[in-house]
The prediction has a mean pLDDT of 85. Predicted 3D model of a 313-nucleotide part of an RNA (large-subunit ribosomal RNA, domain IV) from Ramicrusta fujiiana. Rfam family: Bacterial large subunit ribosomal RNA.
Context: one part of a larger RNA
RNA sequence: UUAUAUUAAAGGAACUCGGCAAAUUAACUCCGUACGUUCGCAAUAAGGAGUACCUAAAUUAGGUAGCAUUAAAUAAGAAGCAACGACUGGUUAUCAAAACCACAGGACUCUGCAAAUUUAAAUAAAAAGUAUAGAGUCUGAUACCUGCCCAGUGCUUAAAACGGACAAACUUUUGGUUAAUGCCAAAAUUUUAACUUUGAGUAAACGGCGGUUCUAACUAUAAGAAUCCUUAGGUAGCAAAAUUCCUUGGCGGGUAAAUUCCGUCCUGCAUGAAUGGUAUUACGAUUGCUUCACUGUCUCUAAUAUAAAUUCA
Repeated sequence: UUAUAUUAAAGGAACUCGGCAAAUUAACUCCGUACGUUCGCAAUAAGGAGUACCUAAAUUAGGUAGCAUUAAAUAAGAAGCAACGACUGGUUAUCAAAACCACAGGACUCUGCAAAUUUAAAUAAAAAGUAUAGAGUCUGAUACCUGCCCAGUGCUUAAAACGGACAAACUUUUGGUUAAUGCCAAAAUUUUAACUUUGAGUAAACGGCGGUUCUAACUAUAAGAAUCCUUAGGUAGCAAAAUUCCUUGGCGGGUAAAUUCCGUCCUGCAUGAAUGGUAUUACGAUUGCUUCACUGUCUCUAAUAUAAAUUCA
């Protein structure tokens, strides 16, 4: 000096990106227990008290020792507000455990069984199943909901002309050849898909969801009016948000003082409804903020033990 432990006056987060690390709490018995809530929970909520040994009629009794009685060790710190994800679960073997994945639930599409789908094929899987089944895609408990647009792209469906098609296939005829079936060649007849175009439907398909000008008897604002463009012009909600550039937005709360946090407003650079919107109990080694307790994190360091390094012998 380093590492691992132990202790520390007064203060108690002043440390720091951040209470990181450490400390506090801890067992059992009794009492007691809020907001919220899907009535199950929340909850060991919080908070408070007690605890040894001996005798004994087991009691509201008596006695004994100690500084201390769950005498050592083992054994939750607690509370509040908010974000995200409902939850248990899974994940980057070896820097990421999460708000990612999955999930129950919801929806759409395909599939009538020689099923769709997977596949080069199969007596393979689907399935020894049969639409309450199987396959694919999106969303992600629950509650309240899920607006408008089919112009574009995609899909479905209907119709239509040339080509595709001098290709392929059925039937018939003729010819060649053969003992015969047959094979080869030619001709005629009929039929044939995708692709192309047009119409319609379809958004829990991919996706999209405007601008300008004016107007009310203070001012301000604009219910309203006009106009241009569009397939349609963003509805309900929520909103400086995990989305807000300007921005440390304005106001309020909390602090002596806060770019964080909470509530609210809406001027949404560039929110928005299963690429789901909003709310939400419970849950979380998740993220932000606050309070109490606690402490060597710090003011400000010190001492001790063990080990290593170093120096000298």
The RNAcentral record of the full RNA draws on ENA. It is recorded under the gene name rnl.